[in-house]
RNA sequence: GAUGAACGCUGGCGGCGUGCUUAACACAUGCAAGUCGAACGGACUCAUAUUGAAACCUAGUGAAGUAUGAGUUAGUGGCGGACGGGUGAGUAACGCGUGGAAAACCUGCCGUAUACUGGGGGAUAACACUUAGAAAUAGGUGCUAAUACCGCAUAAGCGCACAGCUUCGCAUGAAGCGGUGUGAAAAACUCUGGUGGUAUACGAUGGUUCCGCGUCUGAUUAGCUAGUUGGUGGGGUAAUGGCCUACCAAGGCAACGAUCAGUAGCCGGCCUGAGAGGGUGAACGGCCACAUUGGGACUGAGACACGGCCCAAACUCCUACGGGAGGCAGCAGUGAGGAAUAUUGGUCAAUGGGCGGGAGCCUGAACCAGCCAAGUCGCGUGAGGGAUGACGGUCCUACGGAUUGUAAACCUCUUUUGCCGGGGAGCAAGCGUGCGUUCGUGAACGCGCGUCGAGAGUACCCGGAGAAAAAGCAUCGGCUAACUCCGUGCCAGCAGCCGCGGUAAUACGGAGGAUGCGAGCGUUAUCCGGAUUUAUUGGGUUUAAAGGGUGCGUAGGCGGGAUGCCAAGUCAGCGGUAAAAAUGCGGUGCUCAACGCCGUCGAGCCGUUGAAACUGGCGUUCUUGAGUGGGCGAGAAGUAUGCGGAAUGCGUGGUGUAGCGGUGAAAUGCAUAGAUAUCACGCAGAACUCCGAUUGCGAAGGCAGCAUACCGGCGCCCUACUGACGCUGAGGCACGAAAGCGUGGGUAUCGAACAGGAUUAGAUACCCUGGUAGUCCACGCAGUAAACGAUGAAUGCUAACUGUCCGGUGCGAGUGAGUGCUGGGCGGUACAGCGAAAGCGUUAAGCAUUCCACCUGGGGAGUACGCCGGCAACGGUGAAACUCAAAGGAAUUGACGGGGGCCCGCACAAGCGGAGGAACAUGUGGUUUAAUUCGAUGAUACGCGAGGAACCUUACCCGGGCUCAAACGCAGGAUGACGGGUCCCGAAAGGGGCCUUUCUUCGGACAUUCUGCGAGGUGCUGCAUGGUUGUCGUCAGCUCGUGCCGUGAGGUGUCGGCUUAAGUGCCAUAACGAGCGCAACCCCUGUCCACAGUUGCCAGCAGGUAAAGCUGGGGACUCUGUGGAGACUGCCGGCGCAAGCUGCGAGGAAGGCGGGGAUGACGUCAAAUCAGCACGGCCCUUACGUCCGGGGCGACACACGUGUUACAAUGGCAGGUACAGCGGGAUGCCACGGGGCGACCCGGCGCUGAACCCGAAAACCUGUCUCAGUUCGGAUUGGAGUCUGCAACCCGACUCCAUGAAGCUGGAUUCGCUAGUAAUCGCGCAUCAGCCACGGCGCGGUGAAUACGUUCCCGGGCCUUGUACACACCGCCCGUCAAGCCAUGGAAGCCGGGGGUACCUGAAGUGCGUGACCGCGAGGAGCGCCCUAGGGUAAAACCGGUGACUGGGGCU
Repeated sequence: GAUGAACGCUGGCGGCGUGCUUAACACAUGCAAGUCGAACGGACUCAUAUUGAAACCUAGUGAAGUAUGAGUUAGUGGCGGACGGGUGAGUAACGCGUGGAAAACCUGCCGUAUACUGGGGGAUAACACUUAGAAAUAGGUGCUAAUACCGCAUAAGCGCACAGCUUCGCAUGAAGCGGUGUGAAAAACUCUGGUGGUAUACGAUGGUUCCGCGUCUGAUUAGCUAGUUGGUGGGGUAAUGGCCUACCAAGGCAACGAUCAGUAGCCGGCCUGAGAGGGUGAACGGCCACAUUGGGACUGAGACACGGCCCAAACUCCUACGGGAGGCAGCAGUGAGGAAUAUUGGUCAAUGGGCGGGAGCCUGAACCAGCCAAGUCGCGUGAGGGAUGACGGUCCUACGGAUUGUAAACCUCUUUUGCCGGGGAGCAAGCGUGCGUUCGUGAACGCGCGUCGAGAGUACCCGGAGAAAAAGCAUCGGCUAACUCCGUGCCAGCAGCCGCGGUAAUACGGAGGAUGCGAGCGUUAUCCGGAUUUAUUGGGUUUAAAGGGUGCGUAGGCGGGAUGCCAAGUCAGCGGUAAAAAUGCGGUGCUCAACGCCGUCGAGCCGUUGAAACUGGCGUUCUUGAGUGGGCGAGAAGUAUGCGGAAUGCGUGGUGUAGCGGUGAAAUGCAUAGAUAUCACGCAGAACUCCGAUUGCGAAGGCAGCAUACCGGCGCCCUACUGACGCUGAGGCACGAAAGCGUGGGUAUCGAACAGGAUUAGAUACCCUGGUAGUCCACGCAGUAAACGAUGAAUGCUAACUGUCCGGUGCGAGUGAGUGCUGGGCGGUACAGCGAAAGCGUUAAGCAUUCCACCUGGGGAGUACGCCGGCAACGGUGAAACUCAAAGGAAUUGACGGGGGCCCGCACAAGCGGAGGAACAUGUGGUUUAAUUCGAUGAUACGCGAGGAACCUUACCCGGGCUCAAACGCAGGAUGACGGGUCCCGAAAGGGGCCUUUCUUCGGACAUUCUGCGAGGUGCUGCAUGGUUGUCGUCAGCUCGUGCCGUGAGGUGUCGGCUUAAGUGCCAUAACGAGCGCAACCCCUGUCCACAGUUGCCAGCAGGUAAAGCUGGGGACUCUGUGGAGACUGCCGGCGCAAGCUGCGAGGAAGGCGGGGAUGACGUCAAAUCAGCACGGCCCUUACGUCCGGGGCGACACACGUGUUACAAUGGCAGGUACAGCGGGAUGCCACGGGGCGACCCGGCGCUGAACCCGAAAACCUGUCUCAGUUCGGAUUGGAGUCUGCAACCCGACUCCAUGAAGCUGGAUUCGCUAGUAAUCGCGCAUCAGCCACGGCGCGGUGAAUACGUUCCCGGGCCUUGUACACACCGCCCGUCAAGCCAUGGAAGCCGGGGGUACCUGAAGUGCGUGACCGCGAGGAGCGCCCUAGGGUAAAACCGGUGACUGGGGCU
């Protein structure tokens, strides 16, 4: 895009067309084929005329009859029922289409022409009477007519037979001429106008037959055929023909697909498509076939007959049970089936048909109407104005906006369609009748009159009222036009594909809005397109699916140069056909359109006339393709036979002794009965070391010691011969590794199976010790491999360079040497070109040609079934159901690897000290609890948030209160308070009482309280967020612009070499530059200088003290503060291109980054934090808010982390004695004095700080202890105190006295540290009333050891490699088993179907025979025979269904 559609929602009108796709299922009822009296005899009715019985009684009525006329019509007869209408079951066929042929044919009615139409005969329906029967119907007797039937006559012409002549044809033959013989016709009617009948010829129309070509699928259907193929004679037919029959022959069809099976009416056309094609065959038209199923003939011009006949069968109906009737796939209609398809309508007015002389009759053909949005075309549902952009709805950044939206209201206007009223067609031509004209065997024309319309009072026109009566459906994540809110929370649901939904869903449901189409819109089904995704146009096969394992070769396909002829293909002109309709184009008519009408265009096929380039055919010729010959050459080509040495194993003997062997390490095994080792001799089988190669040969598989014989192929050179002899190759034939099979040998080695030993969680493996088949030979089978170059064969063409093997030749060489040219093979690099890329590239995967083979998403599956082959194993051929939305290729970037290379880091190693064991402190888990608030959880949580939990903090629990609620702001009202003191209730909060108590310029201010509006939440989501932080990691990386390369992802730069702490730098370089990182700039520290000197300092000068920078003074020094200098591989030697490295170098306070800090790239971990803060959304609102008292966060069987103190002599204790730095201090530090053993208390100077205060310990000296659970260790516990604080019970620190636990250096494992570092010693600070601090952050004192080195562990960087990973190895993923579901194979069987065969039986009927009966006869009845539908029986084959059980497969 389309549809004969259906379903859902919705629905105003009209035009035109459409409407059982299913059950060719069954049918009630009505209608669908009759007509003619001008063929016939009758019958009936009426009219007229006439005769006229009986009766009345003579006017007439009038039975009956006769004649005529009109009408009706059962029967005989004629024509038509073979058309029209329906359906698509069957049919794969000369059925259909197309084009031919009939010299092999027929044709009623119609037309033309010619000639006839004479004279007879006998019947029979009807009818009458009658018989049988329920009926349908049948019979008997008698009468009768014809255009019914039968003889006779006639024969122009016709048929047949015989002989002849002429002309012609593609064959059989045809036509014509004339002669003889012979044969066959007819119907009348009449209105007098005519209408018929017979014969012959021709025409027209319609039909029949034959032929070429075309016409679905399956080869898992490969052979089929006995009237089969042909001939002769005969029969039959309208006619050819095995159509039938007798005889003869043995043929015929088939890989160009016979036969069989399945499916199907064919075509014009229709749908789609750019076309080629693909699909389809409704309606309309042509052909065919069929009429309940099957068979058969009759009649007829025509049938084997839809509304005829006979028979058989099934079904239905009637029946008196004896017997009968029926056939909607005609139009309506009914039931059934189905997702689904209409009225038991009107009319013959038109068109057409039948009959008729005609009027006319008949016509469910046809024309109309009815139903259905089922299709298509057209129209409408209003138009213009109208902003405060109304109300309402929805959304938001919410005092306000946005949107719905000019939409509405409102104003003006119009009136199609619908409604009402009025008018009102065309379709009509004819026919009848009268008159006239013309020609004239009968027609034509004109005029007048009469008559005929179903549709329909419809179309159309006019008038009227009135915006009045008329809009929905689907969609809105992408494809794909259209977005927000709410609800829901992997639920409910959506979905064409991808996919949405797990609390912020543009994807579900609703709403608002929007988009698309519009009387429709969506969905489903089907077809084409897109799909160059079956590729003719127009594809592929190295790796994506796909080259046969290889050759030989049949059919077939294709085929070199020249020339002549032919004209099959080809091309061109002309002619025929190509029905109409349809489509296209041009016109035209319905108001337009749809629709209708007119004109025009044609591929193909056939004929004819030409052309001759190409293909083809025939002939002649050529040599370049192909082959032959001659001469050389290389080779693991093949087959057979013989020979050889080494190794191995075994045997015999010798030497010799304790192990051998084997492995990662072992063990099994062998060995004192003498192994292994070694020597000698012997035997056996198999394989051929070195040469040896990137080598050679072969069609492939494959081929390797040496020699001989036979044999195949190949290359080069010469160019004598043949003359296209060629290429490919479906089937076919042959070869075909290894393993395997059969028979017979052989068996040294190795070695499936098997056994043992190991390894392991296991180890039916890898390793070891043994070992059977096999490995070897002969003969036979098998026929597959990653049979690979994953690359079929052949031919031609298309740059170069280079290696090697085998030839020829020029120059050269001459025990050596190569170089150039020219052939053949095997390789490498690479231009063009090709390719998705990787890559290929004269050995193509390039450019072309020819032939073969093969492919068409993955799985199922190379499976099942069938067939073929095989001894078997198995091979060849080779599906489907079902299932998935991918499977796959090449390359890219990462990540990863028990891959590689380079490098780094307290990473290992080398060291020092710890942790893990003890006690305690602290954090965590767990458990417990009313609560033990919450968070942090590998590294990167666990002395973490917390740099201070007794109350508070506090978020948790219990209990008691409050609800504008603890605080604040605004507005309004009230009060003069609020506050303080005191008393009462209460655990407190809170409540109540008493006393006291404002300012004012009078406007008010201030305070409290009340009311209202704004609250509050440590409730949830760190996976909605901001900010901040950890980690990789202070690792050296991460990127960009331009250019270049690549189809692209992407690469290059950033790689490589050297170097560095460093992507630091240098060199190189299709890259050149740049950015964030590194480094540097900043701070501290180390040296010096300058300036400045107080609260710091004191050298010199002076004063002075018990002593003391104490004082004057000084700036020298130290120090403090500020600003500078200094270090840059700058200099020297060596190495290096350079960068740079190196030196017990120089100089220097410092040397190669001097030391330390701050500083943390792009990013990763949905890392941490909603409880620090902020913030979106959700949730609570007399509570999840808030206040108070108490409790808890401090629990304790246990487990872990981090620490402290120890276990002691490098120590403890006691005494003596010395030296810091960072800092802090006013509700504070506190000198000093006093008290206390002490914590501390009392008194008290100074200090808002270089001024006062806090201030060392280890070390050092002396003494003691002497290796012990101690003079170590200090937990725990008892007692007594101090301090802080409202308050130390839960639950503080400190002091004193007493007590004196574990612990004697710590398993596996593990942590930190490379120098002023580790270790060790003390001091300060923050938080803080106090403190659970042994923590954290700082400060100084004393002050080591070790680093060979980078193999290994961990982490990281760069390069490279593999990858089926990308959530990225904590990845991916395989198989069994368990469970559910699904389809399928096998299966004892069972059931069904269509087709065929054999036998039996065999209706009707044609034909044949007979015919004693009937008939005068002609002939017939009857009987028989042949054939056959159908029925029965039987054995097979094929197909389908089902089946206990069973096999594998798919999905979850």
Molecule: small-subunit ribosomal RNA
Organism: uncultured bacterium